[in-house]
Context: one part of a larger RNA
RNA sequence: UUGGGCGUAAAGAGCUCGUAGGCGGCCACUCAAGUCGAACGUGAAAACUCGGGGCUCAACCCCGAGCCCGCGUUCGAUACUGGGCGGCUAGAGUCUGGUAGGGGGAUCUGGAAUUCCUGGUGUAGCGGUGGAAUGCGCAGAUAUCAGGAGGAACACCGGUGGCGAAGGCAGCCUCCUGGGCCAACACUGACGCUCAUGCACGAAAGCGUGGGGAGCAAACAGGAUUAGAUACCCUGGUAGUCCACGCCCUAAACGAUGUCAACUGGUUGUUGGUGGGGUUAAACCCAUUAGUAACGAAGCUAACGCGUGAAGUUGACCGCCUGGGGAGUACGGCCGCAAGGUUAAAACUC
Numbered sequence: 001u002u003g004g005g006c007g008u009a010a011a012g013a014g015c016u017c018g019u020a021g022g023c024g025g026c027c028a029c030u031c032a033a034g035u036c037g038a039a040c041g042u043g044a045a046a047a048c049u050c051g052g053g054g055c056u057c058a059a060c061c062c063c064g065a066g067c068c069c070g071c072g073u074u075c076g077a078u079a080c081u082g083g084g085c086g087g088c089u090a091g092a093g094u095c096u097g098g099u100a101g102g103g104g105g106a107u108c109u110g111g112a113a114u115u116c117c118u119g120g121u122g123u124a125g126c127g128g129u130g131g132a133a134u135g136c137g138c139a140g141a142u143a144u145c146a147g148g149a150g151g152a153a154c155a156c157c158g159g160u161g162g163c164g165a166a167g168g169c170a171g172c173c174u175c176c177u178g179g180g181c182c183a184a185c186a187c188u189g190a191c192g193c194u195c196a197u198g199c200a201c202g203a204a205a206g207c208g209u210g211g212g213g214a215g216c217a218a219a220c221a222g223g224a225u226u227a228g229a230u231a232c233c234c235u236g237g238u239a240g241u242c243c244a245c246g247c248c249c250u251a252a253a254c255g256a257u258g259u260c261a262a263c264u265g266g267u268u269g270u271u272g273g274u275g276g277g278g279u280u281a282a283a284c285c286c287a288u289u290a291g292u293a294a295c296g297a298a299g300c301u302a303a304c305g306c307g308u309g310a311a312g313u314u315g316a317c318c319g320c321c322u323g324g325g326g327a328g329u330a331c332g333g334c335c336g337c338a339a340g341g342u343u344a345a346a347a348c349u350c
Base pairs, nucleotide, nucleotide: 003322004321005320006319007304008303012318014201017198021194022193023192025088026087027086029084030083031082033081034080035077036076037075038074039073040072041071042070048066049065050064051063052062053061054060091191092188093187094186096183097182098181099180103177104176105175106174109171110154115149116148117147118146119145120144121143125136126135162169163168206247207246208245209244210243211242215241216240220236221235222234223233258317259316260315261314262313263312266295267294268293269292270291271290272289273288274287275286276285277284299306300305323350324349325348332343333342334341335340
C1' cells in the first nucleotide's frame, strides 16, 4: 500500500527471444464505444444536512427543500482515446556496395616450456626454507647433449584495444556460420516499444557414462612452525582440471546502475567506418558516424559522486523494496540421479 523508492542505505530478474497484456508516428474521411453536454425516467421510506413547525424547553415528533455522488433511455458535440477505411515516410525493416573483429561450431597443424623414457658426457650431491627436515641420489641423481613419448596451455604482438545479449572469447591455416558498423540511392509502409506465464543460453565447482591424464592440485600422508597447528611454509599426492555426450542453473553472474525512445554547453585520448583537405605514399588537419575511456557547464545527489554511454529533463513497459534477527530458513509445490535449486512464511525476539 491511491505513498515513496531501487549505483554505495532495503530494492534492477544472470542474459536473450517472445505469448497474453499495457503503450504506440504524420495526414484526411467516417462511426460515435470511451469522453463531454442537455432533457426525461428512475434512484422506496426512515436516517443525514438546511429552513420551518408541534409537545412549557430538550431529547423526540411533523412539514418542506437538499441529498441519494448512481443507473437507464433519447437527443446532441467530435478535440482527445478507440473502431473502420484511404494515404504518407521522419520509427522499424529489406536491397546494393564496402568494412573491422580472441563472435560461434568443426577439422588440421606449429613452436617454446614442464614431466617421463632411452642413450652419451660426468661425479657427489640435488632439492627445499626465515632456518630446516621429510623427499630424490653411488642400483649414478642434480647439471649437460642427442633422440623419443604424452598431455595441457598458447610468451612476444597485447593495448582503460576488439567481439559477443549475458556467461564469455586469444598460437596458425582451412571449412561452415551469427551479429555489428559505414555510405548511398531504391523498396516495404507503423510492420513498433516493453513484456506476466513460457522457450533458449548461462563462469567455476559438482554429478552420470566412456575416454584422457604432462603440469597443477581439494581430500589425504609426511616434514616443519607452534602452547597446540586438523592452518599459513616444505616434500609428495588422489578426485578434479582436459575430451565426447547427458545433467546441474548458481556467483561480488558487478557498471553492485532493467529495456526502449526523445531532449539538454564543452574539452581530451583511443578503436572501426565515410567524406573533404594535405602527401609520391604516409604523417597530419577538418567534418561526420558507431563504439570505448578520462575530465568537466547546467542540473541531480544524504554525501561520495553522476554528468549526451546520466545517477540531468521526460515518456512507455517490466522486475523489485517496505526496520534488524529468526531466514533466503521451515512446511508445501515444482525441478534435479544426487548435491541441491526455485517459490517462500510464522511463532518468538530487539
About this RNA:
The prediction has a mean pLDDT of 90. This is a predicted structure of a 350-nucleotide part of an RNA (small-subunit ribosomal RNA, central domain) from an uncultured bacterium. Its Rfam family is "Bacterial small subunit ribosomal RNA". Rfam links the family to the GO terms structural constituent of ribosome and ribosome. The RNAcentral record of the full RNA draws on ENA.